[in-house]
Record summary: Transfer RNA from a Spirochaetales bacterium, 72 nucleotides, folded computationally. It matches the Rfam family "tRNA". The organism belongs to Spirochaetales, within Bacteria. Model confidence (mean pLDDT): 83 of 100.

Order: sequence, then structure tokens, then C1' cells
RNA sequence: AGGCCGGUAGUUCAAUGGUUAGAAUUGAGGUCUCCAAAACCUCCGAUGAGAGUUCGAUUCUCUCCCGGCCUG
Repeated sequence: AGGCCGGUAGUUCAAUGGUUAGAAUUGAGGUCUCCAAAACCUCCGAUGAGAGUUCGAUUCUCUCCCGGCCUG
């Protein structure tokens, strides 16, 4: 330099272009307990940045950024 894959809650992962982006876990609160742990309930928290297509974009297109792999 070129090619391929990926980037979504603190972390690990989902989500056919269409209702409020969901789950586990972490964290906070509560129930329970003599106290804790476990279990159960509730809550907080996210689409890498910018542009484009579209009535509508996490999803499609382009550029850039970051990470990994391959070629030279």
C1' cells in the first nucleotide's frame, strides 16, 4: 500500500429496512434471612464519526477512525 472481517449497555452477545434496539451479566434499590450468600422483583445504562438513499436506516451505499487477519 491492497484485500477481508468486525465496531451495539461497564462486559459477553442478539436484532428480516418498520410498534418502545432486546437478553445475560455487572451496578443501584427492594423482598427473604438473626446476619450474609443464593433465589426472586424493580430500576439505570448502548448502535464508532460524518454524509447519502429511503416515507422510514443498527441494517443498504460512500468517506474517515479504531481493532484483528491475510498478501506484498